């Protein structure tokens, strides 16, 4: 420099064009407990990496930037 993958809550991590963006983890709070730990309840957190296009309608499809990763040269 060139090609392909990825980019979602603090952390992982599902989602393939339309309801309220699933679920682990953790954080806070109560329960249980001689206190803790497991466990059980409540709660708490994503303008889906940023602009822009396309459409009635975008987390999803196109562009282009930006950051990771890997093959190539």
């Nucleotide at each position: 420099g060139a090609u392909g993958c990825c980019g979602u809550a603090g952390c992982c991590a599902a989602g393939c064009g339309g309801u309220u963006a699933a679920g682990g983890c953790g954080a806070c709070c109560g329960g249980c407990u001689g206190c803790a730990a497991c466990c059980c309840g409540g709660c708490c957190a994503a303008u889906c990496a940023a602009g822009g296009g396309u459409u009635c309608g975008a987390u999803c499809c196109c562009c282009u930037u930006c950051g990771g990763c890997a093959u190539c040269u």
Predicted 3D model of a 73-nucleotide RNA (transfer RNA) from a soil metagenome. The RNAcentral record of the sequence draws on MGnify. Its mean pLDDT, the model's own confidence on a scale to 100, is 81. Rfam family: tRNA. About the family: Transfer RNA (tRNA) molecules are approximately 80 nucleotides in length.